[in-house]
RNA sequence: UUCCGAAAAAGGCAAAACUACCGAAAGGUAGUGACGCAAAGUCACCGGUCUAAAGAGUCAGCGGACUUCAAGGCAGCGGGACCGCCCGA
Numbered sequence: 001u002u003c004c005g006a007a008a009a010a011g012g013c014a015a016a017a018c019u020a021c022c023g024a025a026a027g028g029u030a031g032u033g034a035c036g037c038a039a040a041g042u043c044a045c046c047g048g049u050c051u052a053a054a055g056a057g058u059c060a061g062c063g064g065a066c067u068u069c070a071a072g073g074c075a076g077c078g079g080g081a082c083c084g085c086c087c088g089a
Stems, first nucleotide, its partner, number of pairs: 002089002005086001012037002017032006035076001041082003045079003048074003055068005
């Protein structure tokens, strides 16, 4: 430097659910909690996916309903980029 993760050590992260707060929502943050994770560390670049407030459109007729749309999310969906602990080759 590259590859690997069977076993081990030191440790690390924390799904669902509940509570509080933020948000139109998706979702996020903190606490409790552990389903799991060898990158479940970081980044929305590509694909995917979630939401649809504002905008646009249709209907309606002054209450609104529906459609569309990411500039909002998901890194614990896949790929990619960057960085990193331990063992082994």
A computed fold for an 89-nucleotide RNA from a Gammaproteobacteria bacterium, annotated as c-di-GMP-I riboswitch aptamer. The sequence was found by an Rfam model in a public genome assembly. Its Rfam family is "c-di-GMP-I riboswitch aptamer". Its family is annotated with cyclic-di-GMP binding in the Gene Ontology. The prediction has a mean pLDDT of 87. The source organism's lineage runs through Bacteria, Pseudomonadati, Pseudomonadota and Gammaproteobacteria.